Transfer RNA from a Holosporaceae bacterium, 74 nucleotides, folded computationally. The sequence was found in a public genome assembly. The coordinates come from a structure-prediction model, not an experiment, and the mean pLDDT is 80. Rfam family: tRNA. By type it is a transfer RNA. Taxonomically the source falls in Holosporaceae (Bacteria, Pseudomonadati, Pseudomonadota, Alphaproteobacteria).

[in-house]
RNA sequence: GCGGUCGUAGCUCAGCUGGAUAGAGCACUGGAUUCCUAAUCCCGGGGUCAUGGGUUCAAAUCCCUUCGAUCGCA
Numbered sequence: 001g002c003g004g005u006c007g008u009a010g011c012u013c014a015g016c017u018g019g020a021u022a023g024a025g026c027a028c029u030g031g032a033u034u035c036c037u038a039a040u041c042c043c044g045g046g047g048u049c050a051u052g053g054g055u056u057c058a059a060a061u062c063c064c065u066u067c068g069a070u071c072g073c074a
Stems, first nucleotide, its partner, number of pairs: 001073007010026004019057001028044001030042003050066001052064003
């Protein structure tokens, strides 16, 4: 340099046949329970869906640019 895969919550990931209020587990805040802790249960906060643009009535999802990670080729 060329090609493939990937980028969604603090972490691991789902969601990609375009349409629901963007979700789960763990972690975190608060509470219940307990003499205290752990465990268990309940509630809650946290996201520019990597970046910028395009298509569309509507984009995490389709197209293009840029950035980053990884694999292969040279």